[in-house]
Bacterial RNase P class A from a Pseudomonadales bacterium, 341 nucleotides, folded computationally. The prediction has a mean pLDDT of 77.

RNA sequence: GGAGUUAGCUAGGUAAUCGCUGCGCAAGCAGAGGAAAGUCCGGGCUCCAUAGGGCAGAGUGCCAGGUAACGCCUGGGGGGCGCGAGCCUACGGCAAGUGCAACAGAAAGGAUACCGCCGCAUACGUGAGUGUGAGGUAAGGGUGAAAUGGUGCGGUAAGAGCGCACCGCGUGACUGGUAACAGGAACGGCAAGGUAAACCCCACUCGGAGCAAGACCAAAUAGGAACUCUUAUGCUGUUGCCCGCAGUUGAGUUCGGGUAGGUCGCUAUAGGUGUCUGGCGACAGACAUCACAGAUGAAUGAUUAUCCUCGACAGAACCCGGCUUAUUGCUAACUCCCUUA
Numbered sequence: 001g002g003a004g005u006u007a008g009c010u011a012g013g014u015a016a017u018c019g020c021u022g023c024g025c026a027a028g029c030a031g032a033g034g035a036a037a038g039u040c041c042g043g044g045c046u047c048c049a050u051a052g053g054g055c056a057g058a059g060u061g062c063c064a065g066g067u068a069a070c071g072c073c074u075g076g077g078g079g080g081c082g083c084g085a086g087c088c089u090a091c092g093g094c095a096a097g098u099g100c101a102a103c104a105g106a107a108a109g110g111a112u113a114c115c116g117c118c119g120c121a122u123a124c125g126u127g128a129g130u131g132u133g134a135g136g137u138a139a140g141g142g143u144g145a146a147a148u149g150g151u152g153c154g155g156u157a158a159g160a161g162c163g164c165a166c167c168g169c170g171u172g173a174c175u176g177g178u179a180a181c182a183g184g185a186a187c188g189g190c191a192a193g194g195u196a197a198a199c200c201c202c203a204c205u206c207g208g209a210g211c212a213a214g215a216c217c218a219a220a221u222a223g224g225a226a227c228u229c230u231u232a233u234g235c236u237g238u239u240g241c242c243c244g245c246a247g248u249u250g251a252g253u254u255c256g257g258g259u260a261g262g263u264c265g266c267u268a269u270a271g272g273u274g275u276c277u278g279g280c281g282a283c284a285g286a287c288a289u290c291a292c293a294g295a296u297g298a299a300u301g302a303u304u305a306u307c308c309u310c311g312a313c314a315g316a317a318c319c320c321g322g323c324u325u326a327u328u329g330c331u332a333a334c335u336c337c338c339u340u341a
Stems, first nucleotide, its partner, number of pairs: 001337009012307007020031004033313001037324002040322005045210004052243004057206005062076005077091001078089004092201002097199002099195002114141002116137003120133005149167006168190001169188003174183003214264004224255006234248004269291001271290008
């Protein structure tokens, strides 16, 4: 000097004038985000509702912790990627069962003999050798992403874990660790590879609907009419089915009439900040301190002056904890490469 990795902060500032919304008698005070976005998870809250059990269905899937909870976060383990700092992980089970794997190849899961190797019999041949038949073989060659353990030595008619050594594989005393897991004495010639983000099996978890939830007030009309089914062995009850429980005649269709206004819910909370203590950490506890939007056709805009790192992505609508996506500027630490001293 260049290229990267990880983490933190930030989101133009200051002043004045006018304007908008909430609170307040007034003076005044406060007034969009780190993602408010996606609506992907988890809850708080409201109603069904007095609400239990089973099946189906759905979700998660290494271990230990954190949290109100989670599919989130933290720390470990296994596997993979990267020279490295670091990053990713849909990570229970294939010996419970059923599937799937084109083409090539003899054969793709207790599969297989195309070329070949070996000896036996027989025919031909002076001989080397050639043809046929039955038998042995899977070490050599070929195909393929993958060929039924690998390398070497011995052995054999030729071969083969057939035997041996080492590796691999299986079982595994014992050791470390809370655990996942790591190491591993000894024994065994020992085979049935891959795939579950395939069906499936196993473990754990799970009522539903949602602020347009729901509650109240005011006003108005017609407490309207007709038809169909059912009527306690029935019907209704917030995913589906069954049982249970509760209530009771209930459900559906068509025509017609009135209202569409207001208040609450609506922001003091699993809240923010600071210090200390404990913890590797996520986080927890104690003390202190603060109140930081509540609109409802939808509030924060305009102008002037000035500073600078010259300003991106982008607007709350019941609230909170996460994840994912978009994006400006600044800072720190670490890794690799080049060059110079």